c-di-GMP-I riboswitch aptamer from a Candidatus Rokuibacteriota bacterium, 81 nucleotides, folded computationally. The sequence was found by an Rfam model in a public genome assembly.

[in-house]
RNA sequence: UCUCGAUAAUGGCAAACCCGUCGCGAGGCGGGGACGCAAAGCCACGGGUCAGGUCACAAGCCUGAUGGCCGGGCUGCCGAA
Repeated sequence: UCUCGAUAAUGGCAAACCCGUCGCGAGGCGGGGACGCAAAGCCACGGGUCAGGUCACAAGCCUGAUGGCCGGGCUGCCGAA
């Protein structure tokens, strides 16, 4: 350095829910709050799921959301086996 992830250490993030706010909506943001997380840091590239529109209700197509659904890409703390 790479791989790897411990009854190690320093710490970090923050589910559900509540309040406020933005949005047609999925959902996002801020505060509280902790279910959990070795990338639960960043990125919508692929798939899945969700919402809106079109359409015949559908299929299909378009737009958006979800990174804490999965895969993938980039970067990072520590150092036992």